The RNA shown here (c-di-GMP-I-GGC riboswitch aptamer) has 87 nucleotides and comes from Planococcus ruber. Taxonomically the source falls in Planococcus (Bacteria, Bacillati, Bacilli, Caryophanales). The model forms 95% of the base pairs in the Rfam consensus. Its Rfam family is "c-di-GMP-I-GGC riboswitch aptamer". Rfam links the family to the GO term cyclic-di-GMP binding.
RNA sequence: GUCGACAAUGGCAAACUUUCUCGAAAGAAAAGGACGCAAAGCCACGGGCCUAAAUAUCCUCGAUACAAGGUAGCCGGGUUGCCGAAA
Numbered sequence: 001g002u003c004g005a006c007a008a009u010g011g012c013a014a015a016c017u018u019u020c021u022c023g024a025a026a027g028a029a030a031a032g033g034a035c036g037c038a039a040a041g042c043c044a045c046g047g048g049c050c051u052a053a054a055u056a057u058c059c060u061c062g063a064u065a066c067a068a069g070g071u072a073g074c075c076g077g078g079u080u081g082c083c084g085a086a087a
Stems, first nucleotide, its partner, number of pairs: 002087001003084002011037002016032004021028002035073001041079003045076003048071004055065004
C1' cells in the first nucleotide's frame, strides 16, 4: 500500500413520526427513531433518477427540459481520513 475480524475506540443514521423551520416542488433542516453503512466524511465533475416555480422552446390550455433546483444512503470519479486480525 492492498485489504477489512464475531477485534477495540468511537462515528453516521433509512423507513416512519413530529414542526407557528426553509422551498413552487423534488427535497432540505431540527428533534425522536434505527434499516443499514469502513468512508452512509466532503465535492454535483460524468452518467442515472426526481422536480417544474422562475426561465427557455413550442400556437393557447398545456407540453418539453439544453440551461435551473435536488439526490453523495443510485453508480462512477475526485479528495480527506480512525483502527489493525488474517492474507